[in-house]
RNA sequence: CAUACGUUUAAAGCGCCAGGACUAAGGACGAAAUAUCGGGAUCGUUCUUAGUUGACGAGGAGGAGGUUUCAUCGAGUUUCGGCGGGUGCCUCCCGGCACGUUGUCGGUGCCGCAAGCCGGUUUACAAAACAGCGGGGUGACCUGCUGGACAAAAGGGCCGGUACAGACAAUG
Numbered sequence: 001c002a003u004a005c006g007u008u009u010a011a012a013g014c015g016c017c018a019g020g021a022c023u024a025a026g027g028a029c030g031a032a033a034u035a036u037c038g039g040g041a042u043c044g045u046u047c048u049u050a051g052u053u054g055a056c057g058a059g060g061a062g063g064a065g066g067u068u069u070c071a072u073c074g075a076g077u078u079u080c081g082g083c084g085g086g087u088g089c090c091u092c093c094c095g096g097c098a099c100g101u102u103g104u105c106g107g108u109g110c111c112g113c114a115a116g117c118c119g120g121u122u123u124a125c126a127a128a129a130c131a132g133c134g135g136g137g138u139g140a141c142c143u144g145c146u147g148g149a150c151a152a153a154a155g156g157g158c159c160g161g162u163a164c165a166g167a168c169a170a171u172g
Base pairs, nucleotide, nucleotide: 014084015083016082017081019080020053021052022051023050024049025048026047027046028045029044030043031042056074057073058072062093063092064091065090066089067088094112095111096110097109098108099107102169103168104167105166106164116162117161118160119159120158121157122156123155130147131146132145133144134143135142136141
C1' cells in the first nucleotide's frame, strides 16, 4: 500500500421492554342534541395494527473469586412496574499508608494516588426541572441553543480525643 474477514457508531445511573401510561389509523358498541330515518362531526369504552414514553445529575474501578428479593447521594415526582448489567459489599492475593519500635517481622485499621477511628466546626461543586428561541414528527413525543437558579453524600480546611499484644536482631 492492497485485499479479505470480524467488531463497532462506541454506553455503566448504563442498556432494554411482553405490564402500565400515552399517540395515530381502522373496526365495534354506547352517549347527548335536532326532526322520522340515514350519514358526518364530537365525547366515552373496547378491539386490531403501527408507534411514543419508560432515571436528572453528583459520586464511584489494583487483580481474582463470590454475592444481588433494593449497590452511595440528593434534585424531581409515572423517575410507575419489570428484565439485564454494574465501578457496591464479602473473601483471598498484590502494592502501599498510619499506629508502636533503635530496627525488622508480625498485629490492627485503612488506601489503590490515597491512606486509622470518634467527635466538633467550617467549606466547595450539578443536571434535569423552569423560562425563552428554534429543528424534526399527523401525533404521543424527540432534539438543539440561550438564560438565570437550587442539592446531598463522599470530598477539602481547622480543632480536640484516641489507636500495638507478640517474636527476633542490635545496643546499653

GlmS glucosamine-6-phosphate activated ribozyme aptamer from a Bacillaceae bacterium, 172 nucleotides, folded computationally. Model confidence (mean pLDDT): 78 of 100. Lineage of the source: Bacteria > Bacillota > Bacilli > Caryophanales > Bacillaceae. It was read from a public genome assembly, where an Rfam model found it.